[in-house]
RNA sequence: UCCCGAUAAAGCCAAGCCGUCCGGAGAGGGGCGGUGCGGAAAGUGGCGGGUCUUCUGGGAGGGAAGAUGGCCGAGCUGCCGAA
Numbered sequence: 001u002c003c004c005g006a007u008a009a010a011g012c013c014a015a016g017c018c019g020u021c022c023g024g025a026g027a028g029g030g031g032c033g034g035u036g037c038g039g040a041a042a043g044u045g046g047c048g049g050g051u052c053u054u055c056u057g058g059g060a061g062g063g064a065a066g067a068u069g070g071c072c073g074a075g076c077u078g079c080c081g082a083a
């Protein structure tokens, strides 16, 4: 350095639910408090695919705009350290 990931150590993140507040036409998004399913990339960017929403089209496996990074792939970056 690469692979790897432990009933190790120090920290980190936070699904769903509850309370509360703010946006969106919608899918959905965000802040704070509680709880903690889980995660070694559950860090990061919608690049490709998937899924979802809205609009469009007579219809298509069509077109347009959007949502999702805790769905998958690839990219970039990264903590700790036994076997």
Stems, first nucleotide, its partner, number of pairs: 004081002012039002016035007037070001043076002047073003050068007
c-di-GMP-I riboswitch aptamer from a Nitrospirota bacterium, 83 nucleotides, folded computationally.
The prediction has a mean pLDDT of 84.